Transfer RNA from a Eubacteriales Family XIII. Incertae Sedis bacterium, 73 nucleotides, folded computationally. Its Rfam family is "tRNA". The family's RNA type in Rfam is transfer RNA. About the family: Transfer RNA (tRNA) molecules are approximately 80 nucleotides in length. NCBI's taxonomy places the organism under Bacteria, Bacillati, Clostridia, Peptostreptococcales, Anaerovoracaceae.
This record gives sequence, structure tokens and C1' cells, in this order.
RNA sequence: GCUACCCUAGCUCAGUUGGUAGAGCAGCUGAUUCGUAAUCAGCAGGCCGCCGGUUCAAAUCCGGCGGGUAGCU
Repeated sequence: GCUACCCUAGCUCAGUUGGUAGAGCAGCUGAUUCGUAAUCAGCAGGCCGCCGGUUCAAAUCCGGCGGGUAGCU
């Protein structure tokens, strides 16, 4: 330098037939217990890497930039 893939909650990921986002773990509250752990119930937490385009509508499609992984040279 070229090619492919990835970037969504604190972490690991899902969502990919465009219609204002979910799970598990972690966190907080409550129940249970003499107490802790475990278990159960609930709550909070992200407008989806950034910029632009298409569209009535974009995490989702297109382009550029940035970061990461792998391969090739």
C1' cells in the first nucleotide's frame, strides 16, 4: 500500500426483509436469611465510532474519515 470483516449499555454480544433498540454478566433497590452467599422480583443504564448522502422514516442502504482484527504484497 491492497483486500475482507468488525465498531450497539461498564463488559460479552443480538438486532442485518429500513418503522424512534434488546439479552446475559456487572450495578442499584426490595423479598427471603440470625447474617453472608445463593435464589426470586423490580429498577437504572446506550438515541447505535464520527461526518455527509438517499428516504416520509436509517443502528440497518451508499460514500468519506477514524479505530481494531486477519490475510496479501